Transfer RNA from a Flavobacteriales bacterium, 73 nucleotides, folded computationally. The prediction has a mean pLDDT of 81. Rfam family: tRNA. Its family is annotated with triplet codon-amino acid adaptor activity in the Gene Ontology.

RNA sequence: GUACCCUUAACUCAGUGGAUAGAGUGCCAGGUUUCUACCCUGGGGGUCGGCGGUUCGAAUCCGUCAGGGUAUG
Numbered sequence: 001g002u003a004c005c006c007u008u009a010a011c012u013c014a015g016u017g018g019a020u021a022g023a024g025u026g027c028c029a030g031g032u033u034u035c036u037a038c039c040c041u042g043g044g045g046g047u048c049g050g051c052g053g054u055u056c057g058a059a060u061c062c063g064u065c066a067g068g069g070u071a072u073g
Stems, first nucleotide, its partner, number of pairs: 001072007010025004018056001027043005049065005
């Protein structure tokens, strides 16, 4: 340089055109407990990597840029 893959919560990931964007772990509070842990309940945390486009409607499709990875020269 070229080809392909990935980028969604603090972390690991799901969601492949329409619904309020979700789970586990972690964090906070309460319950339980003599206390801690475990367990139970609740809560906070995202404008889905940036920009542009398609569409009535985009995390999802297209283009481009950025970052990471793999292969190859």